[in-house]
RNA sequence: CAUCGACAAGGGCAAACCCGCUGCGAGGCGGGGACGCAAAGCCACGGGACCCACGCGGUCGGCCGGGCUACCGGA
Repeated sequence: CAUCGACAAGGGCAAACCCGCUGCGAGGCGGGGACGCAAAGCCACGGGACCCACGCGGUCGGCCGGGCUACCGGA
């Protein structure tokens, strides 16, 4: 460095649900809250699901695959 992922250490994120804001909507943002996550960090490239005002439109990265980056370092 790469691969890998410990009953390791420091920690991190945050489902459902509730409240507020926002969007036609899928959904998004903030607060609370934790089902879980070794990339549950980022990217709509492919598949898929979803929405629609049906457009060469849009949403979902915690559906699957892929790409990029990253803390720790026992086996």
Molecule: c-di-GMP-I riboswitch aptamer
Organism: Actinotalea ferrariae